[in-house]
RNA sequence: AGAGUUGGCUGGACAGUCGCUGUUUUAUGCUUAUUAAGCAUAGGAUGGAGGAAAGUCCGGGCUCCAUUGGGCGAGGUGCCAGGUAACGCCUGGGAGGCGCGAGCCUACGGAAAGUGCCACAGAAAAUAUACCGCCUGCUGACCAGCAGUAAUGCUUGUCAUCAGGUAAGGGUGAAAUGGUGCGGUAAGAGCGCACCGCGCAACUGGCAACAGUAGUGGCAGGGUAAACCCCACCUGGAGCAAGAUCAAAUAGAGAAGCAGACGCGCGGCCCGUGCGGCUUCUGGGUAGAUUGCUUGAGCUGCAGGGUGACCUGUAGCCUAGAUGAAUGACUGUUCCCGACAGAACCCGGCUUACAGGCCAACUCUUUCU
Repeated sequence: AGAGUUGGCUGGACAGUCGCUGUUUUAUGCUUAUUAAGCAUAGGAUGGAGGAAAGUCCGGGCUCCAUUGGGCGAGGUGCCAGGUAACGCCUGGGAGGCGCGAGCCUACGGAAAGUGCCACAGAAAAUAUACCGCCUGCUGACCAGCAGUAAUGCUUGUCAUCAGGUAAGGGUGAAAUGGUGCGGUAAGAGCGCACCGCGCAACUGGCAACAGUAGUGGCAGGGUAAACCCCACCUGGAGCAAGAUCAAAUAGAGAAGCAGACGCGCGGCCCGUGCGGCUUCUGGGUAGAUUGCUUGAGCUGCAGGGUGACCUGUAGCCUAGAUGAAUGACUGUUCCCGACAGAACCCGGCUUACAGGCCAACUCUUUCU
C1' cells in the first nucleotide's frame, strides 16, 4: 500500500420565525361557604421518537379468569458448563465442517424398543445376494505334440454345458456389508499380520461435553428421526380494546312514604289479604370521564469480582406519554448535501431494512528499511 475478519460508535450542524403536544407557573374572569379547589382565556419557563420505534417470532413483568392431585393427549426444546426474572437468547468450552489465515457455520440426544421409506439403475437397497469375471471338477468338441502300421491312447491348451468354491477385480447407484499394503490360497476372503478407522472395558486429564494413552475384539445390525416414534426437560387460558374507579340514561330488583279512590284474584257479602299506581332513596351499570401510563429486572460515572455473558457496592440523574392521536413548516449560513424508517402498557432477546462516516483489535499478500 492492497485485500479482508471481528467488535463498537454515529445516523447532518447552527440560528431565527410561526405552529402541535406534555408538565409547571403567572395574571384575569367565572363557580362553590372559606383557606383553597375547579374551569376558561392570555402570557412565561421547560420536555418532546429509534437503532431498529418495524416484523409480532420467542421469553418475562403486569391484569383478569381458571386451578385437589395424578394420568392421557397436544405443542416446544435437544453436545456440555455458566449467565439471566425468563427464553428457542447470550457467554465460554467440546465435536464436526469451511477458509492460507484472522475467523465463520452447525435442530449437534437415540437407528441394538418397534414400524415405515430408500426413485432410476443394479445380481442385490437389508433374514442379504451373485450378472460378468476368477478358480476346481465331470462330460463333450477342437487345435497341437508324443507313442503306435493302424484303430486308438496320453499330455498341454482353448471353447461350451453342468456342479461347486469365491466376493479380490469389473459393472450399477447418492449410498453395496471396514480401508491400504504384505503374506496366504486352486482362486479368494480379517483367513493371518502391520498401520488407519470402529466397538469394548481400563487408566490419566477435565465440573462436564470430550480428549489422550496403552490394551483388547477381527469387525457386529447400510442410510433416514426438519418419517412415525423412544428418552429427558419445559408449557393453564386470554390480553392494556387486560383490568380498576366515578357515573347521565334504560330494563329488571329492593326499601321507605303517599294514596287508600279504582281494577283483578281469594270470599255468598263486609272486613281483611295478594297483585297492579305515584314519589323518593338504594342498587344497577350504558354513553361519557378518570385511571392503568411510565421510577424502571432504569440510565450514567467510579470501584471491585469474573476469561466472558454478567454480578456486587457506591455516587449522581429523571429521559415522550398522546386517545382523531403531538414532534412539523418556512427562512438564512455551512458541510462530505443526509439511508432505513415514526412511540401507543412496559421490559429482555431474535430477525429483517439501512446512504454515508468514524474508532479499536487482528489476519493475509506485496514492497521498503
Predicted 3D model of a 369-nucleotide RNA (Bacterial RNase P class A) from a Methylococcaceae bacterium.
The source organism's lineage runs through Bacteria, Pseudomonadati, Gammaproteobacteria, Methylococcales and Methylococcaceae.